This is a predicted structure of a 97-nucleotide RNA (Bacterial small signal recognition particle RNA) from a Planctomycetia bacterium. Rfam family: Bacterial small signal recognition particle RNA. The family's RNA type in Rfam is non-coding RNA gene. Rfam describes the family as follows. The signal recognition particle (SRP) is a universally conserved ribonucleoprotein involved in the co-translational targeting of proteins to membranes. Its mean pLDDT, the model's own confidence on a scale to 100, is 80. The organism belongs to Planctomycetia, within Bacteria.
[in-house]
RNA sequence: GGCCGGGCCCGUCGGUCGGGCUUCCCGUGAAUCUGGUCAGGGCCUGACGGCAGCAGCCAUAAGCGUUGUGGUCCGAGCCUGCGGUCACCUGGCCGUC
Numbered sequence: 001g002g003c004c005g006g007g008c009c010c011g012u013c014g015g016u017c018g019g020g021c022u023u024c025c026c027g028u029g030a031a032u033c034u035g036g037u038c039a040g041g042g043c044c045u046g047a048c049g050g051c052a053g054c055a056g057c058c059a060u061a062a063g064c065g066u067u068g069u070g071g072u073c074c075g076a077g078c079c080u081g082c083g084g085u086c087a088c089c090u091g092g093c094c095g096u097c
Base pairs, nucleotide, nucleotide: 001094002093003092004091005090006089007088009084010083011082012081014079015078016077017075018074019073020072021071022070024068026065027064028063034059035058036057037056042051043050044049
């Protein structure tokens, strides 16, 4: 000096960790402006019955909540693989002085 390999560095597939958003499951959830059923009571009826309907109960809307699940995004976090690389570090081989 040349060649090859590795490291550092960059990119990328996949995985993992952390965080954000969101679907689904579950739970909760409107005194009144949701629904259903409507005790009591009220009204109508000669009666039979009917009507509206408070409380309660049930089911839910928006919303909220725990874990789990799926999707997606981000990361001066990590790992395997692949690709790239001016310079720097390092190993081997060859040549020259």